[in-house]
RNA sequence: GACGGUUCCCCGCGCGGCGUUACCUCGUUGAAUCCUCCAGGGCUGAGAAGCAGCAAAGGCAGACGGGCUCUGUCGGGUGCGCGGGGGGCCGCUUCA
Repeated sequence: GACGGUUCCCCGCGCGGCGUUACCUCGUUGAAUCCUCCAGGGCUGAGAAGCAGCAAAGGCAGACGGGCUCUGUCGGGUGCGCGGGGGGCCGCUUCA
RNA backbone atom coordinates (compact mmCIF):
# COMPACT_ATOMS: atom_id res chain seq x y z
C1' G A 1 0.00 0.00 0.00
C1' A A 2 -3.86 -3.66 -1.06
C1' C A 3 -7.73 -6.37 1.17
C1' G A 4 -11.09 -7.40 5.31
C1' G A 5 -13.68 -5.75 9.86
C1' U A 6 -15.66 -1.67 12.59
C1' U A 7 -17.02 3.37 13.24
C1' C A 8 -17.90 8.62 11.93
C1' C A 9 -18.94 12.52 8.28
C1' C A 10 -20.84 14.41 3.41
C1' C A 11 -23.99 13.85 -1.10
C1' G A 12 -28.00 11.52 -3.92
C1' C A 13 -32.34 8.26 -4.43
C1' G A 14 -36.74 5.25 -2.62
C1' C A 15 -40.49 4.28 1.07
C1' G A 16 -42.50 5.92 5.72
C1' G A 17 -43.32 9.73 9.69
C1' C A 18 -43.87 14.91 11.21
C1' G A 19 -44.85 19.88 9.89
C1' U A 20 -46.50 23.31 5.87
C1' U A 21 -49.56 24.79 2.08
C1' A A 22 -53.02 24.58 -2.31
C1' C A 23 -53.94 23.38 -8.01
C1' C A 24 -56.63 18.91 -2.73
C1' U A 25 -61.14 19.00 0.31
C1' C A 26 -65.66 21.12 2.93
C1' G A 27 -69.05 25.27 3.50
C1' U A 28 -71.19 30.07 2.02
C1' U A 29 -72.00 33.02 -2.09
C1' G A 30 -74.23 35.10 -9.01
C1' A A 31 -82.18 39.50 -8.60
C1' A A 32 -76.88 43.87 -12.97
C1' U A 33 -72.30 40.45 -16.77
C1' C A 34 -71.93 32.51 -16.95
C1' C A 35 -74.22 27.57 -18.46
C1' U A 36 -78.38 23.92 -18.19
C1' C A 37 -83.44 23.51 -17.53
C1' C A 38 -87.19 26.91 -17.66
C1' A A 39 -93.66 26.62 -13.90
C1' G A 40 -96.35 31.10 -14.48
C1' G A 41 -96.63 34.98 -17.73
C1' G A 42 -95.01 37.09 -22.89
C1' C A 43 -94.42 36.92 -28.41
C1' U A 44 -95.56 34.63 -33.49
C1' G A 45 -99.48 31.69 -35.66
C1' A A 46 -106.41 30.67 -37.95
C1' G A 47 -104.57 26.18 -35.93
C1' A A 48 -101.11 22.41 -35.15
C1' A A 49 -97.11 24.29 -33.32
C1' G A 50 -92.93 27.40 -32.64
C1' C A 51 -89.70 31.50 -30.34
C1' A A 52 -87.37 34.42 -26.64
C1' G A 53 -87.22 33.87 -21.54
C1' C A 54 -88.03 36.04 -15.33
C1' A A 55 -88.40 33.26 -10.68
C1' A A 56 -87.41 28.36 -8.61
C1' A A 57 -84.01 24.12 -9.30
C1' G A 58 -79.20 22.11 -10.90
C1' G A 59 -74.02 23.09 -12.53
C1' C A 60 -69.51 25.76 -12.96
C1' A A 61 -65.99 30.00 -12.52
C1' G A 62 -64.50 33.63 -9.17
C1' A A 63 -64.53 35.49 -4.11
C1' C A 64 -64.58 34.61 1.14
C1' G A 65 -64.05 31.27 5.27
C1' G A 66 -62.70 26.29 7.42
C1' G A 67 -59.76 21.53 7.15
C1' C A 68 -55.41 18.20 6.18
C1' U A 69 -59.10 12.33 5.17
C1' C A 70 -57.47 11.93 -0.21
C1' U A 71 -54.06 14.19 -4.08
C1' G A 72 -50.07 17.44 -4.95
C1' U A 73 -46.24 21.45 -3.04
C1' C A 74 -42.35 22.81 0.08
C1' G A 75 -39.26 21.83 4.60
C1' G A 76 -36.32 19.00 8.47
C1' G A 77 -30.83 18.31 14.45
C1' U A 78 -36.90 12.83 11.05
C1' G A 79 -36.96 6.54 10.86
C1' C A 80 -35.55 2.51 7.59
C1' G A 81 -33.25 0.84 3.10
C1' C A 82 -30.07 1.45 -1.31
C1' G A 83 -26.03 3.86 -4.07
C1' G A 84 -21.61 7.20 -4.35
C1' G A 85 -17.45 9.91 -1.91
C1' G A 86 -14.14 10.94 2.31
C1' G A 87 -11.87 10.27 7.39
C1' G A 88 -10.54 7.42 12.16
C1' C A 89 -9.42 2.69 14.54
C1' C A 90 -8.24 -2.73 14.36
C1' G A 91 -6.14 -7.02 11.63
C1' C A 92 -3.31 -13.12 15.70
C1' U A 93 -4.11 -16.34 11.08
C1' U A 94 -4.20 -12.36 4.93
C1' C A 95 -1.37 -10.60 0.06
C1' A A 96 2.79 -7.64 -2.20
Notes
This is a predicted structure of a 96-nucleotide RNA (Bacterial small signal recognition particle RNA). It matches the Rfam family "Bacterial small signal recognition particle RNA". On this family, see Rosenblad et al., Nucleic Acids Res 2003: "SRPDB: Signal Recognition Particle Database". Rfam classes the family as a non-coding RNA gene. Its mean pLDDT, the model's own confidence on a scale to 100, is 76.